[in-house]
């Protein structure tokens, strides 16, 4: 230099093909429980969907470029 996978809350993942509501699971915060502290129940907050543009009424989704990580080939 080429192919090819991946990029989503603090961390791990799910949707993505087939456009419309962003979800789960640890974590984290408040309550309850308890001497306390765990565990266990509630409730809650937290991702402009790696960037920029495009198409559309509507984009994580579809198209271009482009960035970064992984791999393979040369």
């Nucleotide at each position: 230099g080429g192919c090819a996978a991946g990029a989503u809350g603090g961390c791990g993942u799910a949707g993505c093909c087939c456009g419309g509501g962003a979800a789960c699971g640890c974590a984290c915060u408040a309550g309850a429980c308890u001497g306390a502290a765990g565990a266990u129940c509630u409730a809650g907050g937290u991702a402009u969907c790696g960037u920029g543009g495009g198409u559309u009424c509507a984009a994580a989704u579809c198209c271009c470029a482009c960035u970064c990580u992984u791999g393979c080939c040369a």